RNA sequence: GGGCGUCAAAGGCAAGCUCUCCGAAAGGGGAUGCGCGCAAAGCCAUGGGUCUAAGGCCUGGUAGAUACAGACCGGGCUAUGGCUGCCAGGCUACCGUA
Numbered sequence: 001g002g003g004c005g006u007c008a009a010a011g012g013c014a015a016g017c018u019c020u021c022c023g024a025a026a027g028g029g030g031a032u033g034c035g036c037g038c039a040a041a042g043c044c045a046u047g048g049g050u051c052u053a054a055g056g057c058c059u060g061g062u063a064g065a066u067a068c069a070g071a072c073c074g075g076g077c078u079a080u081g082g083c084u085g086c087c088a089g090g091c092u093a094c095c096g097u098a
Stems, first nucleotide, its partner, number of pairs: 003097003012038002016034002018031005036085001042091003046088003049083003055078008
């Protein structure tokens, strides 16, 4: 230095709950205490996966002779929005190497 994480020590992170803020939502920031868990649960949305659907497109109804435009209530698709504590990949790192 690479690989590895079975001992030990020192430390680190923080699911969820409560309050608050941002957001259409998913989700995220902050605070308090507890601590589900984590050897990269440090960083990067690059590939897969997954969550949401504001906007957009299509469509049903209200709805009436037809056409056009618009309104309201629904449905479907869609990421330009997210999730790395789902997996893979890339970068970096503490302690030990029993």
c-di-GMP-I riboswitch aptamer from Neomoorella thermoacetica, 98 nucleotides, folded computationally. Model confidence (mean pLDDT): 82 of 100. The model forms 95% of the base pairs in the Rfam consensus. Rfam family: c-di-GMP-I riboswitch aptamer. From the family's description: GEMM was predicted in a large-scale screen for bacterial structured RNA regulatory elements. The sequence is in RNAcentral, with records from Ribocentre.